FMN riboswitch aptamer (RFN element) from a Chloroflexota bacterium, 135 nucleotides, folded computationally. The organism belongs to Chloroflexota, within Bacteria. The coordinates come from a structure-prediction model, not an experiment, and the mean pLDDT is 85.
[in-house]
């Protein structure tokens, strides 16, 4: 250093600013009236990027998280759903670098949400360390 078992710790970020006004409240000379508040969900804009692999990756391959279905010895197993990139450059090599222009984001709640609240003081890909054994 490798393999196996066990233990411990760690393991996700993010709407500045403006507009609109669903709706709410108050006033009322009750008028199709006036005033105030009002979405980080809409519009403009802003902003964020888990883990392993590989030339350094949100959008290449794979994994995890979320949702649905079936089965279950209730530990889990199987299947499905759910996302996105191009151009140019130098280079031996890059959809990973540099330059430019784009794009994407579970479920429940709520004014339609990657960013708010909630399941979650949860789970987890995996990372680091410890300990025992094997050869």
């Nucleotide at each position: 250093a490798u393999c196996u078992a066990c233990c411990u710790u760690c393991a996700g970020g993010g709407u500045a600013a403006g507009g609109u006004g669903a709706g709410g409240c108050g006033c009322c000379a009750c008028g199709u009236g006036c005033g105030c508040c009002a979405a980080g969900u809409c519009c403009u804009g802003a902003u964020c990027g888990g883990c392993g692999g590989u030339a350094u990756a949100g959008c290449c391959c794979g994994c995890g998280a979320g949702c649905c279905c079936u089965c279950u010895u209730c530990g889990g197993a199987g299947g499905g759903c759910a996302g996105a990139u191009c151009u140019g450059g130098g280079g031996a090599a890059g959809c990973u670098c540099c330059a430019g222009a784009g794009c994407c984001g579970a479920c429940g709640g709520u004014a339609a949400a990657g960013u708010c609240c909630g399941g979650a003081u949860g789970g987890a890909a995996g990372a680091a360390g410890g300990c025992a054994g094997a050869a």